[in-house]
RNA sequence: AGGGGUUUGAUCAUGGCUCAGAAUGAACGCUGGCGGCGUGCCUAACACAUGCAAGUCGAACGAGAAAGGGGCCUUCGGGUCCUUAGUAAAGUGGCGAACGGGUGAGUAACGCGUGGGUAACCUGUCCUCGAGUGAGGAAUAACUUGGCGAAAGCCGAGCUAAUACCGCAUGACAUCCCAGGGUCUUCGGGUCUUGGGAUCAAAGGUAGCGAGCUUCGAGCGCUGCCGCUUGAGGGGGGGCCUGCGUCCCAUUAGCUUGUUGGUGAGGUAACGGCUCACCAAGGCUCCGAUGGGUAGCCGAGCUGAGAGGCUGACCGGCCACACUGGAACUGAGACACGGUCCAGACUCCUACGGGAGGCAGCAGUGGGGAAUUUUGCGCAAUGGGGGAAACCCUGACGCAGCGACGCCGCGUGGGCGAUGAAGGCCUUCGGGUCGUAAAGCCCUGUCGAGUGGGACGAAACGUGCGAGCUCUAACAUAGCUCGUGCCUGACGGUACCACUGGAGGAAGCCCCGGCCAACUCCGUGCCAGCAGCCGCGGUAAUACGGGGGGGGCGAGCGUUAUUCGGAAUUAUUGGGCGUAAAGGGCGUGUAGGCGGCUUCGUGUGUCUUUCUGUGAAAGCCCUCGGCUCAACCGAGGAACUGCAGGAGAAACUGCGGAGCUCGAGUCCGGGAGAGGAGAGCGGAAUUCCCAGUGUAGCGGUGAAAUGCGUAGAUAUUGGGAGGAACACCAGUGGCGAAGGCGACUCUCUGGACCAUCACUGACGCUGAGGCGCGAAAGCGUGGGGAGCCAAACGGGAUUAGAUCCCCCGGUAGUCCUAGCUGUAAACGAUGAGCGCUUGGUGCGGCGGGUAUCGACCCCUGCCGUGCCGAAGCUAACGCAUUAAGCGCUCCGCCUGGGGAGUACGGUCGCAAGGCUGAAACUCAAAGGAAUUGACGGGGGCCCGCACAAGCGGUGGAGCAUGUGGUUUAAUUCGAUGCAACGCGCAGAACCUUACCUGGGCUUGAACUGUAGAGGACCGUCCGAGAGAUCGGAUUUCUCCUUCGGGAGCCUUUAUAGAGGUGCUGCAUGGCUGUCGUCAGCUCGUGUCGUGAGAUGUUGGGUUAAGUCCCGCAACGAGCGCAACCCUUGCCCUUAGUUACCAGCGGUUCGGCCGGGAACUCUAGGGGGACUGCCGGUGUUAAACCGGAGGAAGGUGGGGAUGACGUCAAGUCCUCAUGGCCCUUAUGCCCAGGGCUACACACGUGCUACAAUGGCCGGUACAAUGGGUUGCCAAACCGCGAGGUGGAGCUAAUCUCAAAAAACCGGCCUCAGUUCGGAUUGCAGUCUGCAACUCGACUGCAUGAAGGCGGAAUCGCUAGUAAUCGUGGAUCAGCAUGCCACGGUGAAUACGUUCCCGGGCCUUGUACACACCGCCCGUCACACCAUGGGAGUCAGAUGCUCUAGAAGUCGGUGGGCUAACCCCCGCUUCGGCGGAGGAGGCAGGCGCCCAUGGUAUGAUUGGUGAUUGGGGUGAAGUCGUAAACAAGGUAGCCC
Repeated sequence: AGGGGUUUGAUCAUGGCUCAGAAUGAACGCUGGCGGCGUGCCUAACACAUGCAAGUCGAACGAGAAAGGGGCCUUCGGGUCCUUAGUAAAGUGGCGAACGGGUGAGUAACGCGUGGGUAACCUGUCCUCGAGUGAGGAAUAACUUGGCGAAAGCCGAGCUAAUACCGCAUGACAUCCCAGGGUCUUCGGGUCUUGGGAUCAAAGGUAGCGAGCUUCGAGCGCUGCCGCUUGAGGGGGGGCCUGCGUCCCAUUAGCUUGUUGGUGAGGUAACGGCUCACCAAGGCUCCGAUGGGUAGCCGAGCUGAGAGGCUGACCGGCCACACUGGAACUGAGACACGGUCCAGACUCCUACGGGAGGCAGCAGUGGGGAAUUUUGCGCAAUGGGGGAAACCCUGACGCAGCGACGCCGCGUGGGCGAUGAAGGCCUUCGGGUCGUAAAGCCCUGUCGAGUGGGACGAAACGUGCGAGCUCUAACAUAGCUCGUGCCUGACGGUACCACUGGAGGAAGCCCCGGCCAACUCCGUGCCAGCAGCCGCGGUAAUACGGGGGGGGCGAGCGUUAUUCGGAAUUAUUGGGCGUAAAGGGCGUGUAGGCGGCUUCGUGUGUCUUUCUGUGAAAGCCCUCGGCUCAACCGAGGAACUGCAGGAGAAACUGCGGAGCUCGAGUCCGGGAGAGGAGAGCGGAAUUCCCAGUGUAGCGGUGAAAUGCGUAGAUAUUGGGAGGAACACCAGUGGCGAAGGCGACUCUCUGGACCAUCACUGACGCUGAGGCGCGAAAGCGUGGGGAGCCAAACGGGAUUAGAUCCCCCGGUAGUCCUAGCUGUAAACGAUGAGCGCUUGGUGCGGCGGGUAUCGACCCCUGCCGUGCCGAAGCUAACGCAUUAAGCGCUCCGCCUGGGGAGUACGGUCGCAAGGCUGAAACUCAAAGGAAUUGACGGGGGCCCGCACAAGCGGUGGAGCAUGUGGUUUAAUUCGAUGCAACGCGCAGAACCUUACCUGGGCUUGAACUGUAGAGGACCGUCCGAGAGAUCGGAUUUCUCCUUCGGGAGCCUUUAUAGAGGUGCUGCAUGGCUGUCGUCAGCUCGUGUCGUGAGAUGUUGGGUUAAGUCCCGCAACGAGCGCAACCCUUGCCCUUAGUUACCAGCGGUUCGGCCGGGAACUCUAGGGGGACUGCCGGUGUUAAACCGGAGGAAGGUGGGGAUGACGUCAAGUCCUCAUGGCCCUUAUGCCCAGGGCUACACACGUGCUACAAUGGCCGGUACAAUGGGUUGCCAAACCGCGAGGUGGAGCUAAUCUCAAAAAACCGGCCUCAGUUCGGAUUGCAGUCUGCAACUCGACUGCAUGAAGGCGGAAUCGCUAGUAAUCGUGGAUCAGCAUGCCACGGUGAAUACGUUCCCGGGCCUUGUACACACCGCCCGUCACACCAUGGGAGUCAGAUGCUCUAGAAGUCGGUGGGCUAACCCCCGCUUCGGCGGAGGAGGCAGGCGCCCAUGGUAUGAUUGGUGAUUGGGGUGAAGUCGUAAACAAGGUAGCCC
C1' cells in the first nucleotide's frame, strides 16, 4: 500500500478499454470584489523599425572648443578680456570589454554527473613575503595642410607627447646547460641542494614638506600613496587525462589507413597521431562497434506506499551557440552576442563606381500560433566595470504596469424573525417545497469609497570636527581605529494607522442513469440532441432541451491537452507459457550462465551502529524565527540511501595449491528390440499377355447411367510378365532425439538396459549464434510404372444450378537414384537436467531371493511403458514419482482482438516458397473453463388417432356462411399459422349501428353540485316538416311552516363540469386462447462446488401420472397428478302425483274410473369396486398378467377441475383504467343509404351425384327441452304455407308433438334419369310502422352444374365413427350455424421403422431474441488509412576529380624599411648625409581549407496515371455451396 464500470442468460478466471487522484510555463468557454507572493513565446535558433543594454580614467599623454554670463572698447557691423573650462566632443595610452544578460540550434560526446589524476599544465586583477625601478633613443595619432570619394572612408606632406614604442646597463633563489650530493619513486622520473657557464627587466604619476636653484611654468630632494619590473608562496579560476553512470532502432553486423603502435622531429601553457617523416600491421566489435533516429546534461520538479516512471519552465551549476559557414588576431583569459577578416543568403543606402547591417540583451513590431506582458521608473538598495577619490556607467538588479496563469489570505454581512406572506414549482388537491429564505426589527463595520496622518527598507562610502596609533626630520601629507555632525528613497504619499458614512458597491460555474453526492414536471418522439466507459432518444426520457428543486466547488468553475498513478497491464520488489497470448520440430555443440565433498592460502565480490574525504547553494524534511495569519522569507539541524580512501572480518562467492569419490565417464560379462545403411531373396493378391472351358451378360448405385461384353466379356483352369506393398503374428507391445521404423537372410553400424564394482577423479548441466537431422506434398536429373491408388482432366448421375459429395475412366504423382526444399494440429498442444514428496494395479527388458528334480506361482531390485488415485497444485477441466506437486540451474517464448504471419527491407531457395517481421487504421471486446437452458438431418427410453390398420369426409359441382381482394359516398371495427376465417354476431329490412350522405342541437340524449329566474310534471289534440324539431290548443302542483319562507319535482339561464364504440391491448386490471389434463414446476434446511449452480427431482423397476417401491447426502414440504364434486351404469330403502297398472272390480275400451304401492319412473338417502380374494411373474417390494365372484375390474364411461410459466398471444368495441386527443364536435338527435356490393381466391358447411337409392302408401319405437305480450288442442276452410276457432295449460296434468331412419307393400331399372335440386317466371302465406335495395315459407311451372372429385388434406379406437330425426338459446320475423337430445349402429389397431407433437436421461454446440439461431465469401455502392508503381520533386549524406577566398604556418622575398651594428664623408662636434648588414614588412610560392563546380552512389520523405489487398458502413445481390449439431461429405493443420 483502497478500488469501480464494461465480454455472459448467469459464473469463475484471463484480458484489454475506461473512470475516480495528484500535477502543469498551459489554452479555451462562462463568470469575475480586494490584497500578498510568485510567474508569463513551450510555436518561427523566423525577420526586425526605434530607443536603450560597456564603459571609465585629465592623479598616464599631447592638443583643446561653443552657446550662455560678466568687464572694457566700438566705425554699432562687431572686437577683445575674464568666466564657462582645461569642461564638452575627439585622439594617444591603461584597465574593462572573455564578466554580467540571452537562447537551447547543434551535441549520444569525457558534453554532463560523480569519484580520482596532473610526477604533463596555465592563471590578469587580489593577499603575503623578497629584490629592483639606472641611463638613453627613434617615432606616431590628435592637430595643420594638399588630394580622392555621393557616402563609408582613404591617401600624401608637415609638427608633437606619454605609464605608447626600441636599444643599452644591472641582475637573481627565474630559465637552460655541465659536474656532485641528500631524499622520494610507479624506476620514466620528481624534489631539495652545492659549484661553474649562458640568457632575459622596468615607467612613471600624484599629495605634503623642504634648503638651494629658477626663464616663476617648473625641476630637484625627502616622505606618503598609487603604479612599473622580477621572483617565491597563497587564494580563487581554468586546461588536459581518467574509473563508473548517461535514450531508441539489429528491418544498422561488421567498422577503421593517421587508422593502432613504435622511433624521431615539429607544435602547445601542457600530455598525446595533435601534426609530419620512416617502420611495423595493427585497433574496435553481439558486454552491440559502425550506421540511423531523437535529445543540451545535472542539482532538482511532478507522480508513486516504495521500487520505479515521466520531465529538465522559473532558481542554481556545467556545456554549447550568437544571421549561416570558415578563419585567425589581440589578450592573463576568446577563436570573442552588442571585435576583425573572408565566403553565402537576406535587408537597407547609393550619384551604380561602391558601401552599411545582424535583438537567442531590455522594451517593442511583423509573422507563426490555441497561446505568453510596458517601446514604464530608478541606480535609493544588492552586485559589477573604471577611477586615488568624488563620481560616471550598469534594461544586471531594485521597483512599478499588464494577465484569476498559479499558490495563499479576506470579503460579499450578523442576530432575531411563521399569517410558514406573495410568487414559482410539484400535487394523491389534503397538501408539500423553495423557507428563516424574504419582508420586518435590532446590530456590526472587514474589503472597497472619502478625509487626515504616515513608515521600515539607510547604513555605509564620502565629508566636517575631535581623539588615538603608524610611516616620518615633521603634531605636514597619508593610512588605520574610535566618537560625533552632515549628505543619500525609484517604489511612494505606497504599506500601515485614525476618522466619516452606511448593508450600503461585491457570486458564479459545473453536475444530478450507473461508476458518482444530488429528482421531479413540461417539451421533443431513433428527430433534435447527449456521451469518459457502459450506453440514452422510436409518445409517460431522473440520460436530449427548458423550469422548479437538489449536490459539489467557490472568485472561481468546467472543458481540452499532457505526465505519473490506479496498471501486479513489462511483474527487481511483483506476472506468466497443457486448453486463455506464450515451449524452439528434434539433436549436437561454441560463447556465456550455473555447478559435488575435504583442507590450506588469498581477500575479488561480500560484511562492519568503524574512521576519513567528498556528496555546492537553493529545494524536500524537522525546530525556531520575520511579514496581523498563510502563501512567502530567514536561521540552525537532519538528510542527500552515492563515490573514493583507511582499518578490520573470513562464513559464503571468486581465484590459487593439495586431496576425495557419491556426480560424470571407462573396462569386463549378459540378454532384448519394426533403431539405421547396403546387398540379396520369398509367398499371397491385383493388373496385363497367351491358351482352354463356357454364354449373355458383367460392373456399378440410394436408384441409375456412362463403361466393359457376341470381334466372346464377367466366371473358371493352366502358363507367363511386371511393379508395388508385406495379411495372420500385432498387443495403450518394442526401438529411436525427433521425423519415423513391420515378410525373410547376410554384411556394416548407432544407442539404451541389467549385473560385477576394477579404473579416471568434477572430466558436469544448460546452451544465444553455428552445424546436422527432419512426415507428406513439391522442384530439377535419369530410371521405373502393377494397383478395387490418384490432384488435374473427360464422361455419367444428382440438382433450381452442381466447376462438389456418388459412379465409370484417368495423367502427373505415389517407387528407385544422387540432390534441392525445411514446413505440419512436426501434439503429451506439456523445453532440458538434477534432487525431494503416501499408494494400488497391468505390460515389456534384465537380475536377486525362497521353494523345487525342474518350470509356473510367490517375495524383491533396476530400467522402460500404461491405467486409477493421496497430499498438493489448478480458473476450472484436470495433473498427480513418466507432475501441471515441492525446489534449484540454464535456454526459448508471451503482453487485447482485427489489420497480419500481411507489407517493406534483409537473408535462404531453381521455383513454389521459407525465416526474420511492422505500421496506419479499426473495434469494446476477442478468447478459456465450467453452469443452466434451448436446439441437433446425435443417442437411449416412453407416450399421444402421431403414423400404421380401418371407416367416413374435405379439395372437383351448386348453394349457404365467414375471410382476403376489389369496388364504393360508406361497403363500421376487431380477430390473421397451429391457437383468424358458420370467429366477436345466442340471429344487420328500421332499430341494432359504431360507417356514409343530408337535416338539426350546443350545459347538450343520460349524471351531480352551486347560483339566479319561472313553473307542476305527465297526458290529449291540431298545424308545418322526411323526421328530429318547431308552433299552437287544452289541463294543472305536493309536503312542512314561526306565514317571512323552506324542501321535493319540472322548465330555463349561468358555471363547475358532461359526453366520445376517438388513439395506445407495446402503459394496464380483469377475462380468455395456446403449449396441455402434458407431468411436470419449485421451496426450506443440510451437503457439495471459489462461483453460476448441483444434490433432492438422477439411478433400478413400475405407472395414465414426479403413480408407487427399492436404492441413494440427503431429509422434508408446497403447487400440480390422483382422490374429494356432478352425471351415467347395479341394488336397497323412503315417498307415490300430474308418472305407473301386476293382481281385483267397473268401463264409453282411453290407466278412463274405483283401487293398488308390486313394477317402470320420479328424487331424496344409502350400499357397491378396494388389486379386497386366488394363481403366476417380480427383489420377499411397488406392480404386472391370468382367474373367481360381480351390474360394473384394475382411473368402469363422461364431465367439472388447467401447476411454475411461454407466446410484449387476444381483447381500451363487454366492463374497468393511466396517459394523449376532440369540445357549436371525434359529442347528441333524425331520415335515407351502407354493413347484403362482385372479375376473382381461400376456409367452414349444406345438398348431391343415386338402386345399401328415389317416389307413393301403410305400420311402429325416443329423449332432452320450451310455453301466459306464450304454447296452442279439438273442429272447420285452404292443394299448401296458412287461416278461422277457441278447449286446456303458469305445466311428470295442457300444449309444441309428427319423431325420422327402420319395418311392410308397390313403382322406378342405370338413364343427367321418377337421380339432383340450383336458377328463373307466375301466384300466394306469415311476421312486422315498413319485406325495393334486403326476410322466411307455400303452390304451379322451370330443371343448371354435378356420373364420387388432381396435388394435397381432415375427423374418429365403442354406444365411438357413420347415419337418422328431435329440442333449445337468440328472436316480431329469419339457421345448412351454434348448444343440447335420443334412435340405428360398425370396421380396425401387426406394430412404433418413418411424419407431427410431447416427457425423461445423456451427448455435442461458436445458439441464449435461444435453429424462424448463428454465420462465411465473391460481387455492387460509399468513405478511410495503406503496399506496389513508369516516374517526378525535395532533404540530409558518402566517394571521385576540379577551382580554391580569408587566414595560420613554412619557404621565398631582386621591392619597401626611423630606432640596433659596421664603414665612409661632412660638421658649428649637437649632428647630418651616403653605402652595407641585422631585424621587420609588402609581394609572390607552397601545405591545409570554407564554399562552389563535376561525376557517381546509397538513403529519407512528399507526390504519381494506375494497381493490390485491408478496414468500416442500414435493410443491397448471389448462394448456404464454408463453419457451429454427425451442420446434413466430421472438422482442422502442412
Model confidence (mean pLDDT): 84 of 100.
Predicted 3D model of a 1534-nucleotide RNA (small-subunit ribosomal RNA) from an uncultured prokaryote.
The RNAcentral record of the sequence draws on ENA.